[in-house]
RNA sequence: UCCGGGGUCGUCCAACGGCCGGACGCCUGUCUUUGGAACAGGAGAUGGGGGUUCGAGUCCUCCUCCCGGAG
Numbered sequence: 001u002c003c004g005g006g007g008u009c010g011u012c013c014a015a016c017g018g019c020c021g022g023a024c025g026c027c028u029g030u031c032u033u034u035g036g037a038a039c040a041g042g043a044g045a046u047g048g049g050g051g052u053u054c055g056a057g058u059c060c061u062c063c064u065c066c067c068g069g070a071g
Stems, first nucleotide, its partner, number of pairs: 001070007010024004018054001026042005047063005
């Protein structure tokens, strides 16, 4: 330098172009002598800039970062 794949809650993994969901973790409550467990509730995310579209995590483009390959 070129080619391919990837970047979504703290972590891991989902999401036909139509309100971004789940698990673990965290917070609050109930329960318990205390802690834990259990149960109920809650907070929490789309790498950055443009474009297409009524509507973009998703499609196009540039940049950036990670992984693999080629030279």

Transfer RNA from a Pyrinomonadaceae bacterium, 71 nucleotides, folded computationally. Rfam family: tRNA. Rfam classes the family as a transfer RNA. Rfam describes the family as follows. Transfer RNA (tRNA) molecules are approximately 80 nucleotides in length. The source organism's lineage runs through Bacteria, Pseudomonadati, Acidobacteriota, Blastocatellia and Pyrinomonadaceae.